[in-house]
Context: one part of a larger RNA
RNA sequence: UUGGGCGUAAAGCGUCCGCAGGUGGCAAUUCAAGUCUGCUGUCAAAGCCCGGGGCUUAACCCUGGAGAGGCAGUGGAAACUGAAUCGCUAGAGUACGGUAGGGGUAGAGGGAAUUCCAGGUGUAGCGGUGAAAUGCGUAGAUAUCUGGAAGAACACCAGUGGCGAAGGCGCUCUACUGGGCCGUAACUGACACUCAUGGACGAAAGCUAGGGGAGCGAAAGGGAUUAGAUACCCCUGUAGUCCUAGCCGUAAACGAUGGAAACUAGGUGUUGCCCGUAUCGACCCGGGCAGUGCCGAAGCUAACGCGUUAAGUUUCCCGCCUGGGGAGUACGCUCGCAAGAGUGAAACUC
Numbered sequence: 001u002u003g004g005g006c007g008u009a010a011a012g013c014g015u016c017c018g019c020a021g022g023u024g025g026c027a028a029u030u031c032a033a034g035u036c037u038g039c040u041g042u043c044a045a046a047g048c049c050c051g052g053g054g055c056u057u058a059a060c061c062c063u064g065g066a067g068a069g070g071c072a073g074u075g076g077a078a079a080c081u082g083a084a085u086c087g088c089u090a091g092a093g094u095a096c097g098g099u100a101g102g103g104g105u106a107g108a109g110g111g112a113a114u115u116c117c118a119g120g121u122g123u124a125g126c127g128g129u130g131a132a133a134u135g136c137g138u139a140g141a142u143a144u145c146u147g148g149a150a151g152a153a154c155a156c157c158a159g160u161g162g163c164g165a166a167g168g169c170g171c172u173c174u175a176c177u178g179g180g181c182c183g184u185a186a187c188u189g190a191c192a193c194u195c196a197u198g199g200a201c202g203a204a205a206g207c208u209a210g211g212g213g214a215g216c217g218a219a220a221g222g223g224a225u226u227a228g229a230u231a232c233c234c235c236u237g238u239a240g241u242c243c244u245a246g247c248c249g250u251a252a253a254c255g256a257u258g259g260a261a262a263c264u265a266g267g268u269g270u271u272g273c274c275c276g277u278a279u280c281g282a283c284c285c286g287g288g289c290a291g292u293g294c295c296g297a298a299g300c301u302a303a304c305g306c307g308u309u310a311a312g313u314u315u316c317c318c319g320c321c322u323g324g325g326g327a328g329u330a331c332g333c334u335c336g337c338a339a340g341a342g343u344g345a346a347a348c349u350c
Stems, first nucleotide, its partner, number of pairs: 003322004007304002012318001014201004021194003025088002028085004033081002035077009049065006091191001092188003095184005103177007110154001114150008125136002162169002206247006215241002220236004258317006266295011299306002323350003332343004
């Protein structure tokens, strides 16, 4: 708990969908709830303020009066908000015509490499390191040739290049399928934005069941190094990594930057589409829209930096922060097979 903030100081939910709620384009008419305004009533007395008076004065006391403001009633105004009705097309959506893409799911296929198996050639080494050793090898290894098997990943193209809400997505082909962008302006006519609760998706690791297992490789064993070496280096190597079905729900899930809209100098690269110019045509050149980078006006910032992809100027909605430690702990609850996740303190201490 007002306020001030959230790129790096504490602080943007990992991402999206979305009910309630909040907010909402242009024009007309009506109503009058909000709003503004007149009047009336009421808001005890005391007290505060103003006038007058009483104790010698004051404090104190007595008496009279008023205002602001709140609430209620009543009369009025109609610019703004709201409600109702009727319209509009600039927001949003649909349609039609194009178009780029590692967007998703499933199936099929491919070659290089690696390891293993069988055979041929061939002989004493191979491997590994800073140097070695463990290890492999005369029961014929390494090397090399032929054949076969298996699993995983897809060199070059490849690009601050593309697609996706994020996580993420990269050999080729096919089927199904989501979204975007550009153009036309035919249709609907505000249908929009955001979103507590809720729902869905969500890397890696991990878990359950069944497969699979080439390479790599937590754990583990051994060799080195070292004062030691539960490491870094080397030789092996189990889970795992892969597939199917289910769970987990977390990450420096990062742009450490929530979403939407409007406005505010430019320059330069690149991706997609369109128009013009040019041309036989494609380029080149000029313009528009959408993305993605760099540099920078104004402005902002504690600085670094940001700068039409804002961290500038504004509006709307949501989330979050409020000194360090204790602590993302304890307890309770919810979820989970578990691991644990979500929510989330206090004492004490500086």
Molecule: small-subunit ribosomal RNA, central domain
Organism: uncultured Oscillatoriales cyanobacterium